[in-house]
Model confidence (mean pLDDT): 83 of 100.
SAM riboswitch aptamer (S box leader) from an Acidobacteriota bacterium, 103 nucleotides, folded computationally.
Taxonomically the source falls in Acidobacteriota (Bacteria, Pseudomonadati).
It matches the Rfam family "SAM riboswitch aptamer (S box leader)". About the family: The SAM riboswitch is found upstream of a number of genes which code for proteins involved in methionine or cysteine biosynthesis in Gram-positive bacteria.

């Protein structure tokens, strides 16, 4: 990198470096950003996918948060494609992200 499965409206920020764009992708919208964003680093935190330990009414259960990841603006920021609807919008898909497994 590819494939499979599951989840994605909840949750959780300070400091430092740095200096102009950024929010995955063409486009549209909206928003963040020189009162310093995005990225990166440190610490802190959130969560509970996997491992571990414990409980248990034995189940597709519960707890701890030690280890491996992940995450900490906005629904995966929203739309886009298909279908329903006058519309607001709803359902599904695609793409993406994360985990676990296979190759």
């Nucleotide at each position: 990198g590819a494939c499979u499965u599951a989840u994605c409206a909840g949750g959780a920020g300070u400091g430092g470096c740095g200096g102009a764009g950024g929010g995955a992708a063409c486009g549209g919208g909206c928003c963040c950003g020189u009162u310093g964003a995005u990225u990166c680093c440190a610490c802190a935190g959130c969560a509970a996918c996997c491992a571990g330990c414990c409980c248990c009414c034995u189940a597709u259960g519960g707890g701890c948060u030690u280890g491996g990841u992940g995450c900490u603006a906005a629904a995966u920021c929203c739309c886009a494609c298909a279908g329903g609807g006058c519309a607001a919008u709803c359902u599904g898909g695609a793409a993406g992200a994360u985990a676990a497994g296979u190759u």